Context: one part of a larger RNA
RNA sequence: CUACUAGAUGGAUGACUUGGCUCGAAACGCCGAAGAAGGACGUGACAAGCUGCGAUAAGCUCCGGCGAGCCGAAUGUAGGCAUUGAACCGGAGAUUUCCGAAUGAGACUUCUCAAACCAGGCCCAAUGGGUCGGGGAACGUGGGGAAUUGAAGCGUCUUAGUACCCGCAGGAAAAGAAAUCAAUUGAGAUGCCGUCAGUAGGGGCGACCGAAAGCGGCUCAGUUCAAACUGAAUCCCGUACAGUAAUGUAUGGGAGAUGUGGUGAUUGGACUUCUAUUACGGCCUUUUUUUAGACUUGAAGUUUUCUGGAACGUUACACGCUACAGGGUGAUAGUCCCGUAGAGGUAUAGAAAAAGGUCCUAGGAAGUAUCCCGAGUACUGCCUCUUGAGAAUGAGGUGGGAAUAUGGGGGACAUUAACCUCCAAAACUAAAUACGUUUCGAGUCCGAUAGCAUAGAGUACCGUGAGGGAAAGUUGAAAAGAAUCCGUGACAGGAUUUGAAAAGACUCUGAAAUCUAGUAGUC
Repeated sequence: CUACUAGAUGGAUGACUUGGCUCGAAACGCCGAAGAAGGACGUGACAAGCUGCGAUAAGCUCCGGCGAGCCGAAUGUAGGCAUUGAACCGGAGAUUUCCGAAUGAGACUUCUCAAACCAGGCCCAAUGGGUCGGGGAACGUGGGGAAUUGAAGCGUCUUAGUACCCGCAGGAAAAGAAAUCAAUUGAGAUGCCGUCAGUAGGGGCGACCGAAAGCGGCUCAGUUCAAACUGAAUCCCGUACAGUAAUGUAUGGGAGAUGUGGUGAUUGGACUUCUAUUACGGCCUUUUUUUAGACUUGAAGUUUUCUGGAACGUUACACGCUACAGGGUGAUAGUCCCGUAGAGGUAUAGAAAAAGGUCCUAGGAAGUAUCCCGAGUACUGCCUCUUGAGAAUGAGGUGGGAAUAUGGGGGACAUUAACCUCCAAAACUAAAUACGUUUCGAGUCCGAUAGCAUAGAGUACCGUGAGGGAAAGUUGAAAAGAAUCCGUGACAGGAUUUGAAAAGACUCUGAAAUCUAGUAGUC
């Protein structure tokens, strides 16, 4: 030096899974001055961090469930609780320090000083009352609004009304009941999906951008003001009486003639005439049904042979199935355990129906004299932005500026006529849709350098700060976690012992690089 043998080091590989990832939806979706979200500090017999809780502090009270053990993960010692029903699970309450919108004043030293009340804005019927404030993963809506990029350069254009910032809202939001489309037939609010269609169209007609009607589906729902007419017939607060209550009656005060209430929309309405009458609906009470639901019940082998530490394996013979989903148990279990199919279920919450009560009183026909139908609005010149919108989208600015149903808007250039269609300038509206902090379910997804950054960690650590950001899983079926002896300064080590096996806690398997010893080649 090479080879082999035995070890060491190291932690690959294999096996496993407590954790992730993705998808789905039948279930769920807001919290907050009655002080939230999020924190700080406390709290245990012994207690550093985590979890729980709040000076009543791993908890207090009540109701329901369960049924023998319990005092979190987390062992131990001590001390307790529990069939007079604990622990645990479901429900309802009580307590809930300090900071935080933080709100008595002041701080940002999560503290101080005051003080029985006590921030500020807005509204009101005003010595009082109401409301707002802050938070929320994504989703929504509105106000602002880039650039990289593409155009093979670049300025219109594109990226894109995207990213980002701000306001506001909800469990969804927004939109929404035609001054809409269509085309001589007609349709009948909105939203979403498919198609129409990369079509019509826009565009330094470059790059590229890019609809709608219609058709097929999902889901379906319609309403109320202003005005005409009427003229207090109305509403709020308190009190008394009747009633279980909804409500009714009376009375005091207030709102309200600058109009409360009634009526009231395109088969227009008011109005006039004629005709008809107690429906529908809301609310209250009671009853019934039903959904969720702590939980309860829930079939059939623990028979035989063999191996083994262990039977769930093997062998022989049985049985159940509206249950052979899944998990556990000393190896692979339909029949051992938990479950599963099926059946039942308190409190509480939700839904539906019926009965009784209470409030309210409409519909139809004819007529067309009179009255009404949303104004700096419709429309329009110019400028700018926007849109597929091109003479024909929508919006803003600026300058003009109507009509009144014998009227007005629209019908993809303008004007006129005819025809068709609708009625703006007021408001509300469920579902189908979006999202997933959360819940449930699933997977021809990952299996510890993977999968989320995290098999719990936004921790340790780095940075003045904004911010950046790890590593780290596995003894065994059961701790049976190695008593005792030898030995040592103390470990180590040896004997014996536990175990199927030391698998011996640096613990499954234990590769390679690397290191050591021995043997051989080797005189």